Annotation
A computed fold for a 105-nucleotide RNA from Nesterenkonia sedimenti, annotated as Glycine riboswitch aptamer. Its Rfam family is "Glycine riboswitch aptamer". Its family is annotated with glycine biosynthetic process in the Gene Ontology. Lineage of the source: Bacteria > Bacillati > Actinomycetota > Micrococcales > Nesterenkonia. The model forms 90% of the base pairs in the Rfam consensus.
């Protein structure tokens, strides 16, 4: 040089799961004003179901140990605390390019 790890930036790819029920208000339509009907919708309550790929929990194998107990110890895998279930945005991962830091050389 070149390679191997990490980490930010940026384009691009990327899911899942009620547009459920009730109640409060809002907007827009028929209407003379309220009910009422009908549509769109709420980071407002409350209820039940569900999803897990922000986030965060827990743990085998093994390592530590004479031995145990401690301790360490991945996860798209479990939990669902947090998020989230129309579109949309975002999202763990994946490809590229530029940066930067450490290791072999």
């Nucleotide at each position: 040089a070149a390679c191997c790890c990490a980490g930010a930036u940026g384009c691009g790819g990327g899911a899942g799961a009620g547009u459920c029920c009730g109640g409060c208000a809002g907007c827009g339509g028929c209407a003379g004003a309220c009910c009422u009907c009908c549509g769109c919708a709420g980071c407002c309550c409350g209820g039940c179901g569900c999803c897990g790929a922000a986030g965060g929990a827990g743990c085998a194998a093994g390592a530590u140990u004479c031995c145990c107990c401690u301790u360490c110890g991945a996860a798209u895998c479990u939990c669902u605390c947090a998020g989230g279930c129309c579109c949309a945005g975002g999202u763990a991962c994946c490809g590229c390019a530029u940066c930067c830091g450490g290791g072999u050389g």